A computed fold for a 179-nucleotide RNA from Thermomonospora echinospora, annotated as c-di-AMP riboswitch aptamer (ydaO/yuaA leader). The coordinates come from a structure-prediction model, not an experiment, and the mean pLDDT is 77. The source organism's lineage runs through Bacteria, Actinomycetota, Actinomycetes, Streptosporangiales and Thermomonospora.
RNA sequence: UCGAGCCGACCGCCGAAUGUUCGCGGCGCAGCCGGCGUCGCGAAGAACCGGGGACCCACCGCGGAAGCUCAGGGGACGCCCCUGUGCCAAGCGUCUCGGGGUGAAUCCGCCGUGUGCGGUAGGGCGCCUCCUCGUCCGAACCCGACAGCUAACCCGGUAGGCGGCUGUGGAGAGACAUG
Numbered sequence: 001u002c003g004a005g006c007c008g009a010c011c012g013c014c015g016a017a018u019g020u021u022c023g024c025g026g027c028g029c030a031g032c033c034g035g036c037g038u039c040g041c042g043a044a045g046a047a048c049c050g051g052g053g054a055c056c057c058a059c060c061g062c063g064g065a066a067g068c069u070c071a072g073g074g075g076a077c078g079c080c081c082c083u084g085u086g087c088c089a090a091g092c093g094u095c096u097c098g099g100g101g102u103g104a105a106u107c108c109g110c111c112g113u114g115u116g117c118g119g120u121a122g123g124g125c126g127c128c129u130c131c132u133c134g135u136c137c138g139a140a141c142c143c144g145a146c147a148g149c150u151a152a153c154c155c156g157g158u159a160g161g162c163g164g165c166u167g168u169g170g171a172g173a174g175a176c177a178u179g
Stems, first nucleotide, its partner, number of pairs: 010164005018046001020044010047158006057148001061092002067087002070084006096145001098146001099143004107119004111114001122137004128172004133167001
């Protein structure tokens, strides 16, 4: 001098994952007596997020009684008979090729079947919307035979992982302050 790494501060990104109050305890400061700060545990509001949960609606395969509707034909014609279509109860079948949830993360092809390659629905890139180009992601986990929507109501979560000064160029909307 250059590069890498670690710690702290600050500013940000993905994500619902933030901000308070109270109690107990440890440490430190102050202190006559109810104090302050910080850390840990527990609890409760707020805010945000998720699940369950009616009527109505939606979602089902076969079947087809009585009856009803419509059409055609016939008769002794204000009614009846026959045939066909539609509606329709019981019944049978199906429910391991299970089903469902959070999430953007679903699906397809190829081959040498690998923690593989290529693509794709969809998603992210520092207030919001749209266009444009660029870039990255396109996972993982959970419930446990069970859940459509769903008012009231009920039950939960508030983690984790990263970066370094707004990815490019535009259009628009909005907010604040002043006059």